RNA sequence: GGAAAGGUGGCAGAGUGGUCGAAUGCGCUCGCUUGGAAAGCGAGUAUACGGCAACGUAUCGCAGGUUCAAAUCCUGUCCUUUCCG
Numbered sequence: 001g002g003a004a005a006g007g008u009g010g011c012a013g014a015g016u017g018g019u020c021g022a023a024u025g026c027g028c029u030c031g032c033u034u035g036g037a038a039a040g041c042g043a044g045u046a047u048a049c050g051g052c053a054a055c056g057u058a059u060c061g062c063a064g065g066u067u068c069a070a071a072u073c074c075u076g077u078c079c080u081u082u083c084c085g
Base pairs, nucleotide, nucleotide: 001084002083003082004081005080006079007078010026011025012024018068027045028044029043030042031041032040046059047058048057049056050055061077062076063075064074065073
């Protein structure tokens, strides 16, 4: 230098145009349970900005584009892994 695969909440990881901040598992918090734990069960649990709150908006490596609609398609770019030279 060329090619391929990948980058998604705290972690792993599914989702391949539509009711998706987004399944599921782990972790964590609270509750039930217990003499107390563990296990089990229930609820909750990303970040930023705005808001007293309820909630709203944005964010799927980053930046653009296509589309009524993008995590998903296209382009550029950064990073990781593998192969070729």
The RNA shown here (transfer RNA) has 85 nucleotides and comes from a Bacillota bacterium. It matches the Rfam family "tRNA". On this family, see Lowe and Eddy, Nucleic Acids Res 1997: "tRNAscan-SE: a program for improved detection of transfer RNA genes in genomic sequence". It is annotated as a transfer RNA. Rfam's curators write: Transfer RNA (tRNA) molecules are approximately 80 nucleotides in length. It was read from a public genome assembly. The coordinates come from a structure-prediction model, not an experiment, and the mean pLDDT is 80. The organism belongs to Bacillota, within Bacteria.